The RNA shown here (transfer RNA) has 74 nucleotides and comes from uncultured Aureispira sp. It was read from a public genome assembly. The coordinates come from a structure-prediction model, not an experiment, and the mean pLDDT is 81. It matches the Rfam family "tRNA". From the family's description: Transfer RNA (tRNA) molecules are approximately 80 nucleotides in length. Rfam classes the family as a transfer RNA.
[in-house]
RNA sequence: GCCCGCAUAGCUCAACUGGAUAGAGUGUUGGUUUCCGAAGCCAGAGGUUACAGGUUCGAUUCCUGUUGCGGGCA
Numbered sequence: 001g002c003c004c005g006c007a008u009a010g011c012u013c014a015a016c017u018g019g020a021u022a023g024a025g026u027g028u029u030g031g032u033u034u035c036c037g038a039a040g041c042c043a044g045a046g047g048u049u050a051c052a053g054g055u056u057c058g059a060u061u062c063c064u065g066u067u068g069c070g071g072g073c074a
Stems, first nucleotide, its partner, number of pairs: 001073007010026004019057001028044005050066005
């Protein structure tokens, strides 16, 4: 330099052929329980879906570019 893949919550990951309020586990906060903790149970908070555009009635999803990471070729 060329090609391929990936980027979603603090972390690990879902989200079907483009369509319901973007969810789960873990972590975290509060409550409950306990002599005090842990575990369990209940509830809550937490998201610019990497960034910028485009297509569409509608984009996490499709298209283009940029950035970062991983892999392959030279």